This is a predicted structure of an 89-nucleotide RNA (Glycine riboswitch aptamer) from Arthrobacter sp. Lineage of the source: Bacteria > Bacillati > Micrococcales > Micrococcaceae > Arthrobacter. It matches the Rfam family "Glycine riboswitch aptamer". Rfam 15.1 lists 9,425 matches to the family in 5,228 species.
[in-house]
């Protein structure tokens, strides 16, 4: 890379435009996690205390460290599009 499948959650209001359409925009509150972003566990590494009979334990701090978890900034809540995955080629 190409095809196929592919969930969630207001077709909210409200004001403005318009080609009058389930468009587009601002605002306003409820919601969603499966683009994106962001966080963190064990463990490993250091480092400073203390315990110690080799060897090594304990406890702070700092690195580094996984997601489908968790935040929801950004995306998104009719259809469409996109979409983490998965499957073939």
């Nucleotide at each position: 890379c190409u095809c196929u499948g592919g969930a969630g959650a207001g077709c909210a209001g409200u004001c403005g435009u318009u080609u009058u359409a389930u468009g587009c925009g601002g605002c306003u509150c409820a919601c969603c996690g499966a683009c994106g972003a962001a966080g963190c566990a064990c463990g490993c590494c250091g480092u400073u205390g203390c315990c110690c009979c080799u060897a090594g334990g304990c406890a702070g701090c700092g690195g580094u460290u996984u997601a489908u978890c968790u935040u929801u900034c950004a995306g998104g809540u009719u259809c469409a599009g996109g979409a983490a995955c998965a499957g073939a080629g």